Molecule: small-subunit ribosomal RNA
Organism: uncultured Verrucomicrobiota bacterium
RNA sequence: AGAGUUUGAUCAUGGCUCAGAAUCAACGCUGGCGGCGUGCCUAACACAUGCAAGUCGAACGCGAGAGGGGCUUCGGCCCCAAUCGAGUGGCGAACGGGUGAGUAACACGUGGGUGACCUACCUUCGAGUGGGGGAUAACGUCCCGAAAGGGACGCUAAUACCGCAUGACAUCCUGCCUUUGAACAGGUGGAGAUCAAAGCCGGGGAUCGCAAGGCCUGGCACUUCUCGAUGAGCCCGCGGCCUAUCAGCUAGUUGGUGAGGUAAUGGCUCACCAAGGCUAAGACGGGUAGCUGGUCUGAGAGGACGACCAGCCACACUGGAACUGAGACACGGUCCAGACACCUACGGGUGGCAGCAGUCGAGAAUUUUUCUCAAUGGGCGAAAGCCUGAAGGAGCGACGCCGCGUGGGGGAUGAAUGGCUUCGGCCCGUAAACCCCUGUCAUUUGCGAUCAAACUUCAUGCGUGAAUAACGCAUGAACUGAUAGUAGCGGAAGAGGAAGGGACGGCUAACUCUGUGCCAGCAGCCGCGGUAAUACAGAGGUCCCGAGCGUUGUUCGGAUUCACUGGGCGUAAAGGGUGCGUAGGCGGCCGGGUAAGUCUGUUGUGAAAUCCCGCAGCUUAACUGCGGAACUGCAGUGGAAACUAUCCGGCUCGAGGAAUGGAGGGGAGACUGGAAUUCUCGGUGUAGCAGUGAAAUGCGUAGAUAUCGAGAGGAACACCAGUGGCGAAGGCGAGUCUCUGGACAUUUCCUGACGCUGAGGCACGAAAGCCAGGGGAGCAAACGGGAUUAGAUACCCCGGUAGUCCUGGCCCUAAACGGUGCACGUUUGCUGUGAGGAGAGUCGAAUCUUUUCGUGGCGAAGCUAACGCGUUAAACGUGCCGCCUGGGAAGUACGGCCGCAAGGUUAAAACUCAAAGAAAUUGACGGGGGCCUGCACAAGCGGUGGAGUAUGUGGCUCAAUUCGAUGCAACGCGAAGAACCUUACCUGGCCUUGACAUGCAUGCAGUAGAACCCUGAAAGGGGGACGAGGUAGCAAUACCAGCAUGCACAGGUGCUGCAUGGCUGUCGUCAGCUCGUGUCGUGAGAUGUUGGGUUAAGUCCCGCAACGAGCGCAACCCCUGUGUCCUGUUGCCACUUGGCCGAGAGGCUGGAGCACUCUGGACAGACUGCCUCGCUAUAACGGGGAGGAAGGUGGGGAUGACGUCAAGUCAGUAUGGCCCUUACGGCCAGGGCUGCACACGUACUACAAUGCCCGGCACAAAGGGACGCAAGACCGCGAGGUGGAGCAAAUCCCAAAAAACCGGGCCCAGUUCAGAUUGAAGGCUGCAACUCGCCUUCAUGAAGUUGGAAUCGCUAGUAAUGGCGCAUCAGCUACGGCGCCGUGAAUACGUUCCCAGGCCUUGUACACACCGCCCGUCACAUCAUGAAAGCCGGUUGUACCCGAAGUCGCCCCUUAAAAGGCGCCGAAGGUAUGGCUGGUGAUUGGGAUGAAGUCGUAACAAGGUAACC
Repeated sequence: AGAGUUUGAUCAUGGCUCAGAAUCAACGCUGGCGGCGUGCCUAACACAUGCAAGUCGAACGCGAGAGGGGCUUCGGCCCCAAUCGAGUGGCGAACGGGUGAGUAACACGUGGGUGACCUACCUUCGAGUGGGGGAUAACGUCCCGAAAGGGACGCUAAUACCGCAUGACAUCCUGCCUUUGAACAGGUGGAGAUCAAAGCCGGGGAUCGCAAGGCCUGGCACUUCUCGAUGAGCCCGCGGCCUAUCAGCUAGUUGGUGAGGUAAUGGCUCACCAAGGCUAAGACGGGUAGCUGGUCUGAGAGGACGACCAGCCACACUGGAACUGAGACACGGUCCAGACACCUACGGGUGGCAGCAGUCGAGAAUUUUUCUCAAUGGGCGAAAGCCUGAAGGAGCGACGCCGCGUGGGGGAUGAAUGGCUUCGGCCCGUAAACCCCUGUCAUUUGCGAUCAAACUUCAUGCGUGAAUAACGCAUGAACUGAUAGUAGCGGAAGAGGAAGGGACGGCUAACUCUGUGCCAGCAGCCGCGGUAAUACAGAGGUCCCGAGCGUUGUUCGGAUUCACUGGGCGUAAAGGGUGCGUAGGCGGCCGGGUAAGUCUGUUGUGAAAUCCCGCAGCUUAACUGCGGAACUGCAGUGGAAACUAUCCGGCUCGAGGAAUGGAGGGGAGACUGGAAUUCUCGGUGUAGCAGUGAAAUGCGUAGAUAUCGAGAGGAACACCAGUGGCGAAGGCGAGUCUCUGGACAUUUCCUGACGCUGAGGCACGAAAGCCAGGGGAGCAAACGGGAUUAGAUACCCCGGUAGUCCUGGCCCUAAACGGUGCACGUUUGCUGUGAGGAGAGUCGAAUCUUUUCGUGGCGAAGCUAACGCGUUAAACGUGCCGCCUGGGAAGUACGGCCGCAAGGUUAAAACUCAAAGAAAUUGACGGGGGCCUGCACAAGCGGUGGAGUAUGUGGCUCAAUUCGAUGCAACGCGAAGAACCUUACCUGGCCUUGACAUGCAUGCAGUAGAACCCUGAAAGGGGGACGAGGUAGCAAUACCAGCAUGCACAGGUGCUGCAUGGCUGUCGUCAGCUCGUGUCGUGAGAUGUUGGGUUAAGUCCCGCAACGAGCGCAACCCCUGUGUCCUGUUGCCACUUGGCCGAGAGGCUGGAGCACUCUGGACAGACUGCCUCGCUAUAACGGGGAGGAAGGUGGGGAUGACGUCAAGUCAGUAUGGCCCUUACGGCCAGGGCUGCACACGUACUACAAUGCCCGGCACAAAGGGACGCAAGACCGCGAGGUGGAGCAAAUCCCAAAAAACCGGGCCCAGUUCAGAUUGAAGGCUGCAACUCGCCUUCAUGAAGUUGGAAUCGCUAGUAAUGGCGCAUCAGCUACGGCGCCGUGAAUACGUUCCCAGGCCUUGUACACACCGCCCGUCACAUCAUGAAAGCCGGUUGUACCCGAAGUCGCCCCUUAAAAGGCGCCGAAGGUAUGGCUGGUGAUUGGGAUGAAGUCGUAACAAGGUAACC
């Protein structure tokens, strides 16, 4: 210090979440030791038991009495007396200890005041303590009661109680002086009045006394006064919670006079008088809460909290009250009332743990019914001492902080187990074992503390004293330890007793295997899991911390996410609809005064502890001690005077006034006008009009529409008209008149800061709506009808009422928008336009220059997330107001206010989500736009869809009909050949190291092989004559090969093409797809690649912040079209020659030949090169032409960019993972893949005369041929057979090309068309044609007469049509596929439309990208919430009733006090009626959420009717 999360990506906004620290904590797992801290946050619920406040005999009387002494008649009596007991009396019990219920208050904090006060014990100064009296408890006797307790009579003491004396001082009264604003203060006087006391304990020489004692002396106590200290009381300034959905509150209320009361001021209380007091700077009410020093966090400012420790307050079962006392309205006191609990003899009593322990209960949760007064402190006492659950200690709890340990060094065969693995190895890992050491802690044993000094006693000295006594002080000695046999120190033994928790997808350090398979589960956020999960579970490993580690809760932080430090409001949440103006805030220039703010010096205070710094003590640390600093504050006082404030005086530039002038749909009222619509009347006139995408409803022969004339009535004001004018906004548009507001310009005359903003308040405020009365032409919600549609409560059409208009009154909201509050100042410009001024110019204008105000456009700097804004700011500043703080729920509910109502305004929460939203970017998409291309349409030709058959697919069937391919881009596809085989499927029979590969081990040696035999459907099983080998070596021998058994393994067309490689399809042979550098942009990205032309083309040219480059295009390659050269057999035969045949033309053949054809090699040729025209820019290019075999890429092929479709293929092969292993492997036989109500695709053959049949006759190319092609010949009607010349091929064969052409027949018909189907007879291949082959002949002769909606191919040697060949192959389902040649068209105006594609642009709420996104009702489930007849609580107000205790007052009584009676006030209680608040409630309202429900399609594109308020 930041990070994750909205998007395909980006930037900003914005919320959510995380990492940190802390904790009076709790829970889970784990747990060795010690130190220091800390421990009922909940029920201020209820409490058994024990203890927590007593003490004093040196104040007093009495009782008991160990022990001692004395006397004794031994019965007992007397004296002394430790000690104990209750009582009278004194002091204490008001401290200490606990808790935080109440309290929003002078309760607390801080600083002051007290001239309005008190203070026991202590301290200082002074004075005094004389002399009397009467009672009473205890106790005794008696009585009542269960008890608690009480009563009557009698006895007694005091430092108990009461008079008297004295009166310095005190109090009251009254002079003078001083301080002060003021005297009740201080000092000094005066005359009077009032008021005290108590004794106790020691010691003592002389003297008096029998003694006690007097007397002397010491101490304590007592009375009074004063100073102080300490502790209280009261008053005041300031400070610190939430809520306005609490806006008004108050009768002792506010003040005065008098009185009472108190220690003391005061309505504190009372009588009378007055009518005040508080409040937006938040009264009153509601909620919550003890306050503070401080604690936690934070950089700080802040925020949250108020455990432990310390200060203050409040409380003590609940409520009320007083008494005593210096002090209480009293935690362990009293009285009364109430609730609860206990005892009871039922009559009546008793009690108060929020003291320490402890119990029940509540709760996630919080300890021992411990030891000691040794220390510190407190009470009493002269003291010893007693008391002290204050305190000091120990115990329990990892609750927290701190410290220590669980070992250290060496040690590689890098052991084993475990884990991973690419099978080589790697990790755990020097880790272990093993060797050498050490001894902290724990264990055991021995020694053994500090905290202790006083008091007291004794001794000595000093002081006081008459004193050596007593008392006081000093010194010395003696005595005292709960913790504790603890801390600590020493010895002993042995690595021996001591490690876990969490995490490992990102944030966030740390990764693999296995299991699981959207299951089980995880999760703080994002999110993981649907068969290869680093995210679940387990394991190994790793990381973090470590006697702890995690989780949960809470607080602060991060969050500049309430922003003082330190935010915003055009579009993200956010400017009030507009003005006027109150309070408030802020405010021009000059001079002077004051000193409130401000600044500065000083003084007091800011408790201690805490924090910080330094030093020190526990072995260290935590902890603790000492010192310093700090405590940012408050108050007093001295000073300064710039700024703010305030007072005084002045100024004119802000503001206002005056004069003059023009502009304007500014406002209100009255009057007037023309055009148009509609209606009425009349004329002319006839069949339609109107309306729409098309129609229909509607109007019209009862005369419409059209047209002419006249009239009625209402509303609105064409043109002018303009990012032109006016107004605060809403808004304002015919003309004239009247009344009236504002702005502007010029002049610079007047006032002299009079100003700006503006919470509340007041006024205005479109449309719609409401009330009352008018008015009503047109338009037009609702409504009716017609269409459209699946529906159409809509869009379109025909009608039509409120309303729209006027007058009066309400309503008060709008996307009331510039989505931009008002005012002032400052900051480069250019250019329009409206209203003025000045100047130049003109006769006057026009025009030009300049200036002010308004209204626009573009743009500088600057600002902005960007878009954009930009002197009319969204720039730079100032002042004031309003508003915002994630989305939804919701501008909703409840409450208040307003309204006739509709409704408006103010305005939440529960719950729910991790986003919602802004701008811009790249794509994709649009029933957006522009440009362009394509057999895309159009123009044509021929088909498909109808029939029959073939073939593939779906479906159905089946034991099986193996599998895959499924829009284009599956369907004559994988399959270039399913009768067996193929074959993967089914049934049945068999084999198990296997049909096949490699390795190891063992065994076999007439071994391997094997004729043949048996069984069987075969495979297989059983037997078996015969019978071997290779390499090296001279050889011995070794190795190989073989068989069997066993182990590793083989094998799998089993799954996953969504784990993959490779290959392929498709967009698409479409013209695109990118990169480097530079530049622009915060960035995603852009530019380049866009633009102007052009092209088949991102092809080329030009331009340009781009310049270049790559993959594509084109070209290079092959075939074909022309020519030249070469080549010359198997090709050719023109010339020439020989032979044969023929009447001849000529044919056949041999030689010679290579001219031609041809074969196949090289080269040439075509490049817009030439001419011309066009375009514009001269370029690129386009049109035409010449020449040429060919002309503008000549024709065809091969060639397929970045990518898309999780496209196809695990069944072609390869391959990860998973699965099977006497089977999901292997072999065999038979069957199936050919199954058939049906549907679709692709083809063939046809329906006929441009045809069919018969006969004749002509012309190819490209291929194939040895397990082959096969000629001539012969046989067969034919398929074919016999036979075999020739040919491994430019030689021979397949081989006949067919259509065409010639001749003949058919004559429009289900035919001489068509050939399915079926019968019969044959042929061929093959182990084998039944399921299930092909061919031939004869016979049979089905549907079909040109094909609905729809749909396909083709632009030239193309379509159409005719035949030929080849691969696969024994044969064949080929009518398929791949090639070849023959014959050989028609049409294209054109790009509106359909489809597909390219480029640019635009909109977008899409990005899985329109097969997208998304809205509302209904239905179901769950959750929270509002309303609701009511019902039940809590709290509080008012009125009245009753009225305890008690103070006070009065009466009565009395020696006095008490008791008694009356009265006021008065707690609890009761009755009645309100307010606020909570719970519950049949039913009901909307809301939220929930993989696959229903209905539609509202929004996002022009979203198909632009959307929205």